[in-house]
Context: one part of a larger RNA
RNA sequence: CGGUCGUGAAGGAACUAGGCAAAUUAACCCCGUAAGUUCGCGAUAAGGGGGCCCUCCCUCGCAAGAGAAGGGCGCAGAGAAAAGGCUCUGGGAACUGUUUAUCAAAAACACAGGACUGUGCUAACUCGCAAGAGGAUGUAUACAGUCUGACGCCUGCUCGGUGCCGGAAUGUUAAGGAAGCAGGUUAGCCGCAAGGCAAAGCUUGCGACCGAAGCACCGGUAAACGGCGGCCGUAACUAUGACGGUCCUAAGGUAGCGAAAUUCCUUGUCGGGUAAGUUCCGACGCGCAUGAAUGGCGUAAUCACUGGAGCACUGUCUCCACGACCGACUCG
Numbered sequence: 001c002g003g004u005c006g007u008g009a010a011g012g013a014a015c016u017a018g019g020c021a022a023a024u025u026a027a028c029c030c031c032g033u034a035a036g037u038u039c040g041c042g043a044u045a046a047g048g049g050g051g052c053c054c055u056c057c058c059u060c061g062c063a064a065g066a067g068a069a070g071g072g073c074g075c076a077g078a079g080a081a082a083a084g085g086c087u088c089u090g091g092g093a094a095c096u097g098u099u100u101a102u103c104a105a106a107a108a109c110a111c112a113g114g115a116c117u118g119u120g121c122u123a124a125c126u127c128g129c130a131a132g133a134g135g136a137u138g139u140a141u142a143c144a145g146u147c148u149g150a151c152g153c154c155u156g157c158u159c160g161g162u163g164c165c166g167g168a169a170u171g172u173u174a175a176g177g178a179a180g181c182a183g184g185u186u187a188g189c190c191g192c193a194a195g196g197c198a199a200a201g202c203u204u205g206c207g208a209c210c211g212a213a214g215c216a217c218c219g220g221u222a223a224a225c226g227g228c229g230g231c232c233g234u235a236a237c238u239a240u241g242a243c244g245g246u247c248c249u250a251a252g253g254u255a256g257c258g259a260a261a262u263u264c265c266u267u268g269u270c271g272g273g274u275a276a277g278u279u280c281c282g283a284c285g286c287g288c289a290u291g292a293a294u295g296g297c298g299u300a301a302u303c304a305c306u307g308g309a310g311c312a313c314u315g316u317c318u319c320c321a322c323g324a325c326c327g328a329c330u331c332g
Base pairs, nucleotide, nucleotide: 001327002326003325004324005323006322007321008320010318011317014316019313028050029049030048031047036041038150052072053071054070055069058067059066060065073077085311086310087309088308089307090306091305092303093302097109098108113148114147115146116145117144118143119142125134126133127132151298152297153296154295156228157227158226161225162224163221164220165219166218167217170216171215172214176210177209180206181205182204183203184202185201188197189196190195229247230246231245232244233243256290257287268284269283270282271281272280
């Protein structure tokens, strides 16, 4: 000097990103126990008290014993060890559960519950080249996929775009078929010759017309993917704008909530708490850029989650000191 422990005057979180760590508390018996609440909880809430040994008498008891009362000893009586600190108030997730084996346990995943979509059984769907298998020895109160995520109150407007579903008249449209047209070739014919014409067949190209789904087209559908405006004026102080005008849109954000796990400006403004508060709580609302199953807003209980405050307690600190053991170090 380091490690693991122990003790500490006065103060008591002044430490620190943060009470991290440590301390406090602790089992049992008795008393007592609030708000809130889904009436189950909350709750060991909180907060108090007790304990060892002896005993005539007294109370209860058949007794063992228990209690009451009196007395005794110690610094200390659950005499060692094991053995909750508590409260108030926000956020999040309902809950028990699950997870990054080896830096993340969470607000992430799951969940019961809700909804949509597909599937009529040789089901849809999944695996496999196939045979076949799972689904299921199930049958729509079933199975599969997707989203949401207890419970309570709710879930607004928009189908123009994209997707999906339905429709089938018209337009477009492939392979294929195909009337016909043209070219090549040449039996033949014409010509003295050069050459010209040219059927059938074969062959090359073109091709009216026929020709499905799809797309176009017409509808539906948002708990499908998504989206949910601007400018100007206006009330008898001022300010504000119930009201009006106008442009654009498929429709212009409803109920709620709101400087929020979302607010840039921002330490917004006001109130609370502190002597002092960029955090916190309650409000306000010009929401840079909230908002309804990408769910919205509440919510008792739960939580090794996360923010703020207090009581208790303490070497976290003011400010360090001493002790024990193990190392380091010195000597052998």